[in-house]
Molecule: small-subunit ribosomal RNA
Organism: uncultured bacterium
RNA sequence: ACGAACGCUGGCGGCAUGGCUAAAACAUGCAAGUCGAACGCGAAUUCACCCGCAAGGGUGAUAGUAGAGUGGCGAACGGGCGAGUAAUGCAUUCCUAACGUGCCCCGAGGUCAGGGAUAGCUCACCGAAAGGUGUGGUAAUACCUGAUGAUCCCGUCGAGUCGCAUGGCUUGACGGGCAAAGGCUUGCUGCCUUGGGAUCGGGGAAUGUGGUAUCAGGUAGUUGGUGAGGUAACGGCUCACCAAGCCUCAGACGCCUAGCGGGUGUGAGAGCAUGGCCCGCCGCAUCGGAACUGAGACACUGUCCGGACUCCUACGGGAGGCUGCAGUAACGAAUCUUCCGCAAUGCGCGAAAGCGUGACGGAGCAAUGCCGCGUGCAGGAUGAAGCACCUCGGUGUGUAAACUGCUGUCAGGGGUCGCCAAACAAAUGAGGAACCCCAAAGGAAGGGCCGGCUAACUUCGUGCCAGCAGCCGCGGUAAUACGAAGGGCCCGAGCGUUGUGCGGAAUCACUGGGCUUAAAGGGUGCGUAGGCGGGAGCGUAAGUGUUUUGUGAAAGCCCACGGCUCAACCGUGGAAAUGCAGGACAUACUGCGCUCCUUGAGGUCGGUAGGGGCUGUCGGAACUCUAGGUGUAGCGGUGAAAUGCGUAGAUAUCUAGAGGAACGCCAAUGGCGAAGGCAGACAGCUGGGCCGAUUCUGACGCUGAGGCACGAAAGCGUGGGGAUCAAACAGGAUUAGAUACCCUGGUAGUCCACGCCGUAAACGAUGUGCACUAGGUUCGGGAGGUUCUGACACCCCCCGAACCGAAAAGAAAUCGAUAAGUGCACCGCCUGGGGAGUACGGUCGCAAGGCCAAAACUCAAAGGAAUUGACGGGGGCUCACACAAGCGGUGGAGCAUGUGGCUUAAUUCGAAGCAACGCGAAGAACCUUAUCCUGGGCUUGACAUGCACGGAUUAACUCUCUGAAAGGGGAGCCACACCCUCUGGGUGGAACGUGCACAGGUGCUGCAUGGCUGUCGUCAGCUCGUGCUGUGAAGUGUCGGGUUAAGUCCCUUAACGAGCGAAACCCUUGCCACUAGUUGCUAACAGGUUAUGCUGAGGACUCUAGUGGGACUGCCGGUGUCAAACCGGAGGAAGGUGGGGAUGACGUCAAGUCCUCAUGGCCUUUAUGCCCAGGGCUGCACACGUGCUACAAUGGCGUGCACAAAGCGAAGCGAUACCGCAAGGUGGAGCAAAUCGCAAAAAACACGCCCCAGUUCGGAUUGGGUGUCUGCAACUCGACCCCAUGAAGAUGGAAUCGCUAGUAAUCGGGGAUCAGCUACGCCCCGGUGAAUACGUUCCUGAGCCUUGUACACACCGCCCGUCAAGUCAUGGAAGCCGGGAAUGCCCGAAGUGGCCCAGAUUCAUGGGUCCCUACGGCAGGCUCGGUGACUGGG
Repeated sequence: ACGAACGCUGGCGGCAUGGCUAAAACAUGCAAGUCGAACGCGAAUUCACCCGCAAGGGUGAUAGUAGAGUGGCGAACGGGCGAGUAAUGCAUUCCUAACGUGCCCCGAGGUCAGGGAUAGCUCACCGAAAGGUGUGGUAAUACCUGAUGAUCCCGUCGAGUCGCAUGGCUUGACGGGCAAAGGCUUGCUGCCUUGGGAUCGGGGAAUGUGGUAUCAGGUAGUUGGUGAGGUAACGGCUCACCAAGCCUCAGACGCCUAGCGGGUGUGAGAGCAUGGCCCGCCGCAUCGGAACUGAGACACUGUCCGGACUCCUACGGGAGGCUGCAGUAACGAAUCUUCCGCAAUGCGCGAAAGCGUGACGGAGCAAUGCCGCGUGCAGGAUGAAGCACCUCGGUGUGUAAACUGCUGUCAGGGGUCGCCAAACAAAUGAGGAACCCCAAAGGAAGGGCCGGCUAACUUCGUGCCAGCAGCCGCGGUAAUACGAAGGGCCCGAGCGUUGUGCGGAAUCACUGGGCUUAAAGGGUGCGUAGGCGGGAGCGUAAGUGUUUUGUGAAAGCCCACGGCUCAACCGUGGAAAUGCAGGACAUACUGCGCUCCUUGAGGUCGGUAGGGGCUGUCGGAACUCUAGGUGUAGCGGUGAAAUGCGUAGAUAUCUAGAGGAACGCCAAUGGCGAAGGCAGACAGCUGGGCCGAUUCUGACGCUGAGGCACGAAAGCGUGGGGAUCAAACAGGAUUAGAUACCCUGGUAGUCCACGCCGUAAACGAUGUGCACUAGGUUCGGGAGGUUCUGACACCCCCCGAACCGAAAAGAAAUCGAUAAGUGCACCGCCUGGGGAGUACGGUCGCAAGGCCAAAACUCAAAGGAAUUGACGGGGGCUCACACAAGCGGUGGAGCAUGUGGCUUAAUUCGAAGCAACGCGAAGAACCUUAUCCUGGGCUUGACAUGCACGGAUUAACUCUCUGAAAGGGGAGCCACACCCUCUGGGUGGAACGUGCACAGGUGCUGCAUGGCUGUCGUCAGCUCGUGCUGUGAAGUGUCGGGUUAAGUCCCUUAACGAGCGAAACCCUUGCCACUAGUUGCUAACAGGUUAUGCUGAGGACUCUAGUGGGACUGCCGGUGUCAAACCGGAGGAAGGUGGGGAUGACGUCAAGUCCUCAUGGCCUUUAUGCCCAGGGCUGCACACGUGCUACAAUGGCGUGCACAAAGCGAAGCGAUACCGCAAGGUGGAGCAAAUCGCAAAAAACACGCCCCAGUUCGGAUUGGGUGUCUGCAACUCGACCCCAUGAAGAUGGAAUCGCUAGUAAUCGGGGAUCAGCUACGCCCCGGUGAAUACGUUCCUGAGCCUUGUACACACCGCCCGUCAAGUCAUGGAAGCCGGGAAUGCCCGAAGUGGCCCAGAUUCAUGGGUCCCUACGGCAGGCUCGGUGACUGGG
């Protein structure tokens, strides 16, 4: 934007528009008639009169009417549709000297004399009908004959003039031929001949006007000629004959699609799309064919024939054609009234009146479109109510409503006159409009949207459901995206959706794109057509420019003015119409013709390099084989092996011989070639390049669609050859498998000749040519200069091969005189990914296959370059008990403990690789303890706050009943503060009761969260500011060279600095000093004891605990960049962060925790809350983790005997003493603790026994129990003691853990929790006290740099193929079915034409026949489509 459709909604008017599908079929009515002034006939009916009794008859009027017929004109216009048509069409401009033209206009002339029929009608007849036959008679502007006649027509002979040709025009003479119609109101109108005009037509030319080359050749009346026929006219238009042409890559022929134009939509334009309404042209009229009539038709509502279909029928025959207006049914997403009128405009006929006209003018239906109007206007805040939201304060809807006042468009009612009627006057209105009055705010608003694009936001519901969606995408419990509501935004009698076209899309690029890597340079050259082309002059004027003339219909668009109240709409005028054609002028440029030139190009001469090509000959090394010699047990091969070869003598080695293929070193970053490609040496033949020249030709050039040639490897054919290597194949290995990689063999092939193939990552992923645009370096080829000459060297020119790089270019990577820069010329190619370089078709090929090359369907991407990460069975550097080297364990046993599983009424919950599993739990018998279970109870609650009411009782306390307890019930007793009239009364708060708000929840969500924690990891990293680089992401800094435990430090440096981490600061330990000495210590002095710092005393020592010192690579030597630092040494208690601890960057794991705590949301409220009793968390075929104790002699047992540290203690530690075998008890000194206690340290050491055994090892289990202790209570379910019992176990498979020094190992001590304890756990303390580390290949983890990447929820990533089931579209396919256009043959309607016969002659007519020919039939092919068992891929 629309000829639209659909959904929701719908007040009025104006102007337009309205079967896009089935050119499928049609009921009914109407759509072309008219003329009596061309002609002959001529009613009915009714009325009047007359006759008649009546039936009926007659006359007149109706009426010369209706009606049919003859005749004329019209019917070829108007109206409809777009099937066909790609040119017989259309558009534009020309031509017709090759033509016609009724009606109309102008001019000239004429209109005489005759004749015979016929329809109608009458009568008779046939037929169902349609219709037809015969007899009789009739008219004309119907028909015929004769006359006259030219300037008409024909023929012959001239003259003039014109034209591009044929030829035209004018004109003269002669010969031949051809006309007529009348009518009426006497003035008109017809008629005939002829000339001219106008109009409308016929014919021709040029140019333009779709797709397809997967259509490349087409054509026999085909192309031309001569003659004839035919036509209004040219013409193969038709025919006879002759010739063999004609069209075509500038696309013939074929196929598909399509009416064309003016215009219309869109767009800045160029374009692209389109052709409905209106106008012009064409074509068509049920399908096909044909002619007749006529001025005009091969005729929409005429004729004939054939076909299909429908209807009528008496079955014999007939009738019909809405793609006219309405209308029907059908089709479809979809498109109107079987209306009114000829009043206007126009057309036909007529002298006219007039008649006809579904043309037309109007009305109706449809929001289908455009335009206009309305649904009210003004005031109105307690900002009403309702609704929605809310931070609960309020806010929004909102002056919106109510209410008050006002107005009167439209619809409604009533009325009035003029207008539509213009260019003589008048008449005529189907239909419509205008104006006036009346009433009343009354009858008149919806649709879509509100995540971004895109204007417009909240609440609730829902919970990957329901749904939305144009693209991106929303929805998995806080959805502005779904649904609803409130609010808002946009438009408004409409609003949305769908469809289609254009735009945006520079996304087919003419304007205006690209091709190294994103899609895209042909594998390479030669060259045809074509395109493009150096310098100078002359000519021409085709292109080009200026100007002018004609044309480019009207409508439309645009502008101006005007008419409807405005607008839409309409009128008048202008402009425009970028086009085509003619004339004149210009001549710079291009073209064309001619002449000249040398710089482009080519030739000539002289040099020169080279794996350029072809052929032949020759050579050595190696290899394999053959023969012989020497020689002996192996060889060969691999990661390791085996197959294989070898005592029949291999491998190895020597000699001789045979064979085929390839040519080491030179050799290169090198050379040559168009590319593929080319390498031993020599010879022959041969192509090209480069350099130089005082040389020649004179634009001979560049590119190149088709075409032709060349074209690696593999492959194919024929024939050779065959040493090596080696697809296929065989065997051996590897492996889960191994149709592979590795090994042993081995055939095609690899080689040659000839012939095919024609493809490659045929790559510089970069077409060819020419010109121009900074430099530097190297190599190959050639010339020149400098030097007396030569070499070397230096300078310089040309050609080639490379690297770096300015500008420029580029998305960047990069490219950069060898361009991917700047230009020119030409060719090839691209247009999202997949399907697919596939199918079909064509063509080439022996085949394999090549070349050309789609579509359906499907996706919302595919892709390029670069960036940051992550990752790698990539690389480099470097760490860590990571491995290795060691020591000791775990995994086997028994037990303890945790977990899984199982079980159960319940076995509460959480933790899940490392980083869950002696974890939360530093104490489950009750309690703890939980929505764990069973059972019993309470309901404002066990706990908090507030309000209201009650009342002074209650509560607490004491007693009591019931009960397992909780709980329930009863009795007794009795407060506090204040005030007052003080026996007492009142009030108040706490408390209690009732009620309301609320409490409560270890209920859910750790994936809504805070906080805390684990882990990578005490790993050395993680960042920022400014600057700089890059279009940007980003980089730089943080890289590099050293060094370190360390991003530690140093040096370099487009970076300079800084922060969080590392380090340091802190605690502890190791040495010393100072200070201070009690509860600690005791050297000297003194006292005392069996003995003991026991006492006096002392501060020396140890020690305690406070303050300091000390260690910093400070010193020396070496190494190192005059560095940082490292190595060694001295001194020192300690040496290179002395040991240990605390300390944990940015972040990662949606890691853990809603059951510590806090907290959003959800859930629950006589229960998921609260209380209680009992049980459970301890349950046991089993599996795993973490530990303890062992298996013994480095031991066990007994006896003796020595040495710690760190802790803890008042509801506590508890000494001496006594009892008990013991656990323990009695008892209570001392001690709030450097004082007392726990408290014995143990291993060790000494002596003795055991003598290698299931033991004097080991201690599980069990029994009888006996006990002890704690506790309300040890049954489920505590620990400990004693006696007895005395299991497994004899050092532990695969696998796996810890530890680098006061460490491992081993030995004991303490503490938290705690009534007690299942602690062998955890945390801390000291005693004794090792081994080993070559080293960094490997395993694990980590850091930095670098590299690749198709990964980015990041390798636990991504992703490929087969297969299964279901589904979609499509290719092939034996066939089957249908359509289209032709060809050949057969038949041959109607009809024109020819011929023959009949018609007495002519004509008409009839019959026959020939040619052509529609339809039909037969046949074989071509082509398109549908379907198809099965099958292929997507």